[in-house]
């Protein structure tokens, strides 16, 4: 870097370096010289693997365990694509239906992160 699966509304911050942006990308909307992103040490949340323990055969539950990740602004910060429901205002003489914008919702896609593969 690819590919497959599983998860993504919940959880956890001091302090040192260090000085401009940062929140993957669009478009918002935030964060930040009151020093953010980011690197480190200590702390800590969780509980994908692993370990130990129960039940029990594909498994399932429990444990945090001097293991191997990872995580500690805001839902993956919202959003993008396709769809459903609704409220508001508009066009039309009217219905159907057209337009503008909010609000809920399903699914995807991209993203993270694990875990096995290549």
């Nucleotide at each position: 870097g690819c590919c497959u699966u599983a998860u993504c509304g919940a959880g956890a911050g001091c302090g040192g370096c260090g000085g401009a942006g940062g929140g993957a990308c669009u478009g918002g909307c935030c964060c930040g010289a009151a020093g953010a992103u980011g690197c480190c040490g200590c702390a800590g949340c969780a509980a994908c693997c692993g370990g130990c323990c129960c039940c029990a055969u594909c498994g399932g539950g429990g444990u945090g365990c001097u293991g191997g990740u990872g995580c500690u602004a805001a839902c993956u910060c919202c959003u993008g694509c396709a769809g459903g429901g609704u409220g508001u205002c508009u066009c039309c003489a009217g219905u159907u239906g057209g337009g503008a914008u909010g609000c809920c919702u399903u699914g995807g896609a991209a993203g993270a992160u694990a875990a096995g593969g290549c």

A computed fold for a 118-nucleotide RNA from a Pseudomonadota bacterium, annotated as SAM riboswitch aptamer (S box leader). It was read from a public genome assembly, where an Rfam model found it. The model forms 97% of the base pairs in the Rfam consensus. Taxonomically the source falls in Pseudomonadota (Bacteria, Pseudomonadati).